[in-house]
Context: one part of a larger RNA
RNA sequence: CUGGGCGUAAAGGGCGUGUAGGCGGCACGGAAAGUCUUUGGUGAAAUCUCCUGGCUCAACCAGGAGCGGUCCAGGGAUACUACCGAGCUUGAGGGCAGUAGAGGAGAGUGGAAUUCCCGGUGUAGUGGUGAAAUGCGUAGAUAUCGGGAGGAACACCCGUGGCGAAAGCGACUCUCUGGGCUGUACCUGACGCUGAGGCGCGAAAGCGUGGGGAGCAAACAGGAUUAGAUACCCUGGUAGUCCACGCUAUAAACGAUGGAUGUUGGGUAUGGGGGGUAUCGACCCCCCCUGUGCCGAAGCUAACGCGUUAAACAUCCCGCCUGGGGACUACGGCCGCAAGGUUAAAACUC
Numbered sequence: 001c002u003g004g005g006c007g008u009a010a011a012g013g014g015c016g017u018g019u020a021g022g023c024g025g026c027a028c029g030g031a032a033a034g035u036c037u038u039u040g041g042u043g044a045a046a047u048c049u050c051c052u053g054g055c056u057c058a059a060c061c062a063g064g065a066g067c068g069g070u071c072c073a074g075g076g077a078u079a080c081u082a083c084c085g086a087g088c089u090u091g092a093g094g095g096c097a098g099u100a101g102a103g104g105a106g107a108g109u110g111g112a113a114u115u116c117c118c119g120g121u122g123u124a125g126u127g128g129u130g131a132a133a134u135g136c137g138u139a140g141a142u143a144u145c146g147g148g149a150g151g152a153a154c155a156c157c158c159g160u161g162g163c164g165a166a167a168g169c170g171a172c173u174c175u176c177u178g179g180g181c182u183g184u185a186c187c188u189g190a191c192g193c194u195g196a197g198g199c200g201c202g203a204a205a206g207c208g209u210g211g212g213g214a215g216c217a218a219a220c221a222g223g224a225u226u227a228g229a230u231a232c233c234c235u236g237g238u239a240g241u242c243c244a245c246g247c248u249a250u251a252a253a254c255g256a257u258g259g260a261u262g263u264u265g266g267g268u269a270u271g272g273g274g275g276g277u278a279u280c281g282a283c284c285c286c287c288c289c290u291g292u293g294c295c296g297a298a299g300c301u302a303a304c305g306c307g308u309u310a311a312a313c314a315u316c317c318c319g320c321c322u323g324g325g326g327a328c329u330a331c332g333g334c335c336g337c338a339a340g341g342u343u344a345a346a347a348c349u350c
Base pairs, nucleotide, nucleotide: 003322004321005320006319007304008303012318014201015200016199017198021194022193023192025088026087028085029084030083033081034080035077036076037075038074039073040072041071048066049065050064051063052062053061054060091191092188093187094186095184096183097182098181099180103177104176105175106174107173108172109171110154115149116148117147118146119145120144121143125136126135162169163168206247207246208245209244210243211242215241216240220236221235222234223233258317259316260315261314262313263312266295267294268293269292270291271290272289273288274287275286276285299306300305323350324349325348332343333342334341335340
């Protein structure tokens, strides 16, 4: 260097951006580095293969040829790759005109509900469970009406609906802002794909400082249950959950399926946009682009299943796996305030 793999058996990086690198559209010209061809040289000897010979054979020995590949020099070829020059528009990007959306950030506003406080009515229970009890209540609870405070979340709409790279995003209004899709074919003219490192984002829990604290609720306390019950059930309840700023960097971060491009039958449902037919419109019919589901030809698969959103057929690039345990560990490095994260063995054992 080479093999086979990665939905569920070991194996896709949590996601993006992008450096080096790898790979790269159509057509023309040049040169000839790779490539191909030819000639010469080199390719030590031994070994090896073939042929021949010598020891009675063989091992062994001797002679001849080949040699595995490589290199050097000269002549030639120019399809492909690279290079140079000058182009093209279909890839990519931009312009213009539209369009859907819980995409992101900030500020403000709203109603329902829970809890608490004040006041009115009112009286003995209430709450909770499988049944109870702890708890709350004659210092007037629960219930009900009015007023107030405060925090958090936004019912219905809500949909195998939408948006986002992923994490994720759901009341309303305003401001700022990212991306997508459609139409046009006006501009640039390969500007592309992927991406080791790097950098950024990254649920929940957790950490630091300062706020906030209604409900919920690890820990904790009590009541039950039970043989016990450090649980499940009940009554309470602190961190936390919320906000600002800064850390942490993990997850069944899942479609357990990396990204990009091309090719390959259909059916059906749905979101966005466009076009045609028709009569302004609507209904209906047909078609195109883009997304989201289901069923399924061929094909694939160990099977399950996947099946134009591929796990089909191909190409390019990255990541990863290599029997189970030891071990998502030790040691060391790097990162972190810590918790810990990341990289990652061996002995031994089956």